[in-house]
Predicted 3D model of a 525-nucleotide part of an RNA (small-subunit ribosomal RNA, 5' domain) from an uncultured bacterium. Rfam family: Bacterial small subunit ribosomal RNA. Rfam links the family to the GO terms ribosome and structural constituent of ribosome. Model confidence (mean pLDDT): 83 of 100.
Context: one part of a larger RNA
RNA sequence: GGAUGAACGCUGGCGGCAUGCCUAAUACAUGCAAGUCAAACGGGUGUAGCAAUACACAAGUGGCGAACGGGUGAGUAACACAUAGACAACCUGUCCUUAAGACGAGGAUAACAGUUGGAAACGACUGCUAAAACUGGAUAGGAUAAAGUAACGCAUGUUAAGAUAUUUAAAGAUGCUUUCGGGCAUUACUUAAGGAGGGGUCUAUGUCGCAUUAGCUAGUUGGUAGGGUAACGGCCUACCAAGGCAACGAUGGUUAGCUGGUCUGAGAGGAUGAUCAGCCACACUGGAACUGAGACACGGUCCAGACUCCUACGGGAGGCAGCAGUGAGGAAUAUUGCGCAAUGGGGGCAACCCUGACGCAGCAACGCCGCGUGAGUGAGGAAGGUUUUCGGAUUGUAAAGCUCUGUCGAGCGGAAAGAAAUGCAUUAUGGCUAACAUCCAUAGUGCUUGACGGUACCGCUAGAGGAAGCACCGGCUAACUCCGUGCCAGCAGCCGCGGUAAUACGGGGGGUGCAAGCGUUGUUC
Repeated sequence: GGAUGAACGCUGGCGGCAUGCCUAAUACAUGCAAGUCAAACGGGUGUAGCAAUACACAAGUGGCGAACGGGUGAGUAACACAUAGACAACCUGUCCUUAAGACGAGGAUAACAGUUGGAAACGACUGCUAAAACUGGAUAGGAUAAAGUAACGCAUGUUAAGAUAUUUAAAGAUGCUUUCGGGCAUUACUUAAGGAGGGGUCUAUGUCGCAUUAGCUAGUUGGUAGGGUAACGGCCUACCAAGGCAACGAUGGUUAGCUGGUCUGAGAGGAUGAUCAGCCACACUGGAACUGAGACACGGUCCAGACUCCUACGGGAGGCAGCAGUGAGGAAUAUUGCGCAAUGGGGGCAACCCUGACGCAGCAACGCCGCGUGAGUGAGGAAGGUUUUCGGAUUGUAAAGCUCUGUCGAGCGGAAAGAAAUGCAUUAUGGCUAACAUCCAUAGUGCUUGACGGUACCGCUAGAGGAAGCACCGGCUAACUCCGUGCCAGCAGCCGCGGUAAUACGGGGGGUGCAAGCGUUGUUC
């Protein structure tokens, strides 16, 4: 000198853009943060209606989602991360492409009703009912085993066809039409093959200190057989062998999430890993599995523990390292805000619903950037202050005065872009069709959607009016004098000042440097 997620002192006009618990992974009141589908299903309640029926609502069965998104960095020195590869050792819901199929049966159960236990949480028994829920059968393809065959390769092998054996699928819904048999469209469903995207595993190399840590290891190292996994493997088990690692630092202990990056530096390097992005790990502490394409699951389950709460003492409930917010800790870090209008996500044919992701607003000079606090003129060099050798000098064109301007702020008025779509109506073309009846696809036109926000921006009005401080002035280092004090009070980054004329302490005047900031402190180059 640069930098900072900064803090402290004094001061403080406006705007834009960023950033904001670095400490206690401490404890949490309250609200919200994951739902959705009636075009899967039966029943219930309410409203309208004579009824058929239509609409609305919430509970239940069922589907999809809840494994994403959001938070934190405790643990981890490790295939955790980074780079480059491998899988002939693997998985993959939704999505896309292609092919084929969707046949024919059955038995239950929640809701509900009745009885009943319990303080509650939550149940128990009996009876009824539906489905795209569940269970058989058929068929197809697939999978597994399989003698031998062909082609290929990278050692184990891979690919193709394969007699035979075993095992294994399905579901409808909505709309239109009908000659009542059905047909069509959209969507959902099943199987197979491929793709995309996502994941799993393995390998090489790299990745902080301590040797005042020198030996470590018994599933340990390897083999055989088996089990297990989506998959290789001591991953696990039995048996056999005695191996394996280490001064190129094993083992132990300390510290630490890793990276893209960030800061600094001419670079090499050093330091760092907030915000943003990728990966990993965790979700009160420890352990475990279930469901599922995917979890060993932040707002799921079970067990144990600590803590808090309720209780009728028998028993129960909870988990902010989600967004706000509270206590505590601390030098220190914000609102219990608005909206789904945009972007993105979940569900749904859609309308739409949900979304503390996100978009915005609020607070904070915490940072960066921009603007303003006026401009011109004005010498009787006014008054006052300070100083003086008493002549003057300085403050100083500074002020006043005169002439102007109108940024920001204030008041008044106008006023956006961010909106593309979807849906509805309508027109045209194409497809389906007996049919321009419906439906589907494409294109056009009209209507419909803004939290921010009456915000940005623009115009008008008045008016210099509302807007400057902080540190320093012995040398380093730009900037000097007077008074007070008298080794006192004090200053100080280093050298050092102060004991009666202190440019170094305190105050005044003057000056210097930065400026809505200035200085100090911490950390780092």
RNAcentral holds the full RNA, with entries from Greengenes.